Context: one part of a larger RNA
RNA sequence: AUCAACGCUGGCGGCGUGCCUCAGACAUGCAAGUCGAACGAUUAAACUUUCUUUCGGGAAAGAUAUAAAGUGGCGCACGGGUGAGUAACACGUAAGUAAUCUACCUCGGGGUGGGGAAUAACAUCGGGAAACCGAUGCUAAUACCGCAUAAUGCAGCGGCUUCUUAUGAAGACAGUUGUUAAAGCAUUUAUGUGCCUGGAGAGGAGCUUGCGGCAGAUUAGCUAGUUGGUAAGGUAAUGGCUUACCAAGGCAACGAUCUGUAGCCGACCUGAGAGGGUGGUCGGUCACACUGACACUGAAUAACGGGUCAGACUCCUACGGGAGGCAGCAGUCGGGAAUUUUGGGCAAUGGGCGAAAGCCUGACCCAGCAACGCCGCGUGAAGGAUGAAGUAUUUCGGUAUGUAAACUUCGUAAAAAUAGGAAGAAUAAAUGACGGUACUAUUUGUAAGGUCCGGCUAACUACGUGCCAGCAGCCGCGGUAAUACGUAGGGACCAAGCGUUGUUC
Numbered sequence: 001a002u003c004a005a006c007g008c009u010g011g012c013g014g015c016g017u018g019c020c021u022c023a024g025a026c027a028u029g030c031a032a033g034u035c036g037a038a039c040g041a042u043u044a045a046a047c048u049u050u051c052u053u054u055c056g057g058g059a060a061a062g063a064u065a066u067a068a069a070g071u072g073g074c075g076c077a078c079g080g081g082u083g084a085g086u087a088a089c090a091c092g093u094a095a096g097u098a099a100u101c102u103a104c105c106u107c108g109g110g111g112u113g114g115g116g117a118a119u120a121a122c123a124u125c126g127g128g129a130a131a132c133c134g135a136u137g138c139u140a141a142u143a144c145c146g147c148a149u150a151a152u153g154c155a156g157c158g159g160c161u162u163c164u165u166a167u168g169a170a171g172a173c174a175g176u177u178g179u180u181a182a183a184g185c186a187u188u189u190a191u192g193u194g195c196c197u198g199g200a201g202a203g204g205a206g207c208u209u210g211c212g213g214c215a216g217a218u219u220a221g222c223u224a225g226u227u228g229g230u231a232a233g234g235u236a237a238u239g240g241c242u243u244a245c246c247a248a249g250g251c252a253a254c255g256a257u258c259u260g261u262a263g264c265c266g267a268c269c270u271g272a273g274a275g276g277g278u279g280g281u282c283g284g285u286c287a288c289a290c291u292g293a294c295a296c297u298g299a300a301u302a303a304c305g306g307g308u309c310a311g312a313c314u315c316c317u318a319c320g321g322g323a324g325g326c327a328g329c330a331g332u333c334g335g336g337a338a339u340u341u342u343g344g345g346c347a348a349u350g351g352g353c354g355a356a357a358g359c360c361u362g363a364c365c366c367a368g369c370a371a372c373g374c375c376g377c378g379u380g381a382a383g384g385a386u387g388a389a390g391u392a393u394u395u396c397g398g399u400a401u402g403u404a405a406a407c408u409u410c411g412u413a414a415a416a417a418u419a420g421g422a423a424g425a426a427u428a429a430a431u432g433a434c435g436g437u438a439c440u441a442u443u444u445g446u447a448a449g450g451u452c453c454g455g456c457u458a459a460c461u462a463c464g465u466g467c468c469a470g471c472a473g474c475c476g477c478g479g480u481a482a483u484a485c486g487u488a489g490g491g492a493c494c495a496a497g498c499g500u501u502g503u504u505c
Base pairs, nucleotide, nucleotide: 001503002502004501005500006499007498008497011377012376013375014374015373016372017370018369019335024333025332026331028330029329030328033074034073035072038071039070041066042065047062048061049060050059051058052057081288082287083286091212092211093210094209095208096207097206100205101204102203105201106200107199109197110196111195112194113147115145116144122137123136124135125134126133127132153179154178155177156176157175158173160171161170162169163168184193185192186191214260215259216258221251222250223249226248227247228246229245230244231243232242233241263285264284265283266282267278268277269276270275290311291310292309293308294307313324314323315322316321341367343366344365345364349363350361351360352359353358380410381409382408383407390401391400392399393398415444416443417442418441419440420439424434449494450493451492452491453490454475455474456473460489461488462487463486464485470477471476
């Protein structure tokens, strides 16, 4: 010093921290949705109009509104968890990309013409225990597909200039040929917001490289897509990334290969420093999501709460077949010396969607539990000698506890009751989970233990025991006067803690 645990003890507050072990298995609830201003639909309540009435009500239309579903858009690649794997361009740092991509956002340029065919929802029928599935028919769009137009886009061809180490980069040609787009919606009728296309930016991402950070030689040789070339494929992009052919290379005592261990860093602990150790909370980054593999979608995933296949496990079943994945927040069992509530709220900060109102958000903000840690406060202050009583000791005179107590005066952390009562809210106004909390006033009014006392090391006597019982970190103590064992009195040190054990310097 500690993510600690154990023993004894325990008043309060603030701020933090809390499965280090089984990347073991998980009941239950919640953790990613949103948009009706894209679309077809639907119509509960209330409103208006009309019709009807047994005066209770009922029906239709309109405007409005919208529960559960569906098509479509955006999001779900963020946020949250864990550290299994990984000794690697994974991380850190410094560069390169003339070898690259980038949805949403910002800036400014150009455009938004005209058509078509479906399909879900829905209806009918059917199958199935269920999960769910099939057939027929109907319909819409910012869903899907042609056509037109189009460049400073892309591709081909032609020379020119400048730059670069460079396969090349940049630029102007009245260059030239070919090719590629689009969607609407809302309304106060004037706009707003979308859509398509190319350019620039911001932020983000991919790839490449130098250097750096571990143990073993009781691991000395390792390697066939291996090393390089040519060609092709593939990718946003370079590249044996992949394939065919050709060559025989490549790495290694400056430690290859193998084995063991391990996420890495900012930092944290210690130390005068140099170093040594650690990588929990917080921040950055990587990897993983029951185990292994694979692709789809998309700007981006080989995707924790998406999909497919295989495997192990669990559950349902009408035995034909199906369902699942807490290393999200709580919580359960197990393991363990050991680690919390199946809480409140979206008020703040931030995120997703939406024009907005708003909805969602176990991120987050709060509360609860735990002396687990740090910090602060309190358990009273001043006076008070007859040095009371009690206790211990004694040379029996006394001495110690000890101003300690009693007593006098003064005072009141917390808590309870009563009364008041915030900031955090950004606003023109509204909006606070925490919380009637913090805080203020009045009344009542309570709280100390643990270890040690032979030396190291601050603190001594009596009795008991008699190498026994026991102590002990090291030296060592105990065999009849034990300051070292046990008890008592006294003392020392810390203090809501004190000791012990583990680990690090």

Small-subunit ribosomal RNA, 5' domain from an uncultured bacterium, 505 nucleotides, folded computationally. Its Rfam family is "Bacterial small subunit ribosomal RNA". Its mean pLDDT, the model's own confidence on a scale to 100, is 81. RNAcentral holds the full RNA, with entries from ENA and SILVA.